[in-house]
This is a predicted structure of an 84-nucleotide RNA (c-di-GMP-I riboswitch aptamer) from a Bacillota bacterium.
Its mean pLDDT, the model's own confidence on a scale to 100, is 83.
The organism belongs to Bacillota, within Bacteria.

RNA sequence: UAUGAAACAGGGCAAAGUCUUUGAAAGAAGAUGACGCAAAGCUGUGGGUCUAAAGUUUUUAACUAUGAUUGCCAAGCUGCCAUU
Numbered sequence: 001u002a003u004g005a006a007a008c009a010g011g012g013c014a015a016a017g018u019c020u021u022u023g024a025a026a027g028a029a030g031a032u033g034a035c036g037c038a039a040a041g042c043u044g045u046g047g048g049u050c051u052a053a054a055g056u057u058u059u060u061a062a063c064u065a066u067g068a069u070u071g072c073c074a075a076g077c078u079g080c081c082a083u084u
Base pairs, nucleotide, nucleotide: 005084012037013036017032018031019030020029021028022027035071041077042076043075045074046073047072048069049068050067055063056062057061
C1' cells in the first nucleotide's frame, strides 16, 4: 500500500410489535423496543417493488408518479478497527 476470511478497541444505527402525530394511500416523524447491520452513513441517479389523491379512458373498473421505499439490487460520494 492492497485485501476483508477470522479476531480486537472505542463507538454508531435500530427490524417486528406497542403508543402518539402526520398523509388520499403507500408510507413518514417522535417515544419505547432490539431482529439484525461495516456502510442499516449520505444522494431516489438506474432498475425493481408498493400506493393511486389528482388526471385519462371504453367508469361496479382499468391505466398512470408528479407520491414512497437506499433495512430490495446496482451506481456515485464519504467513513472506524485491522495483532494474525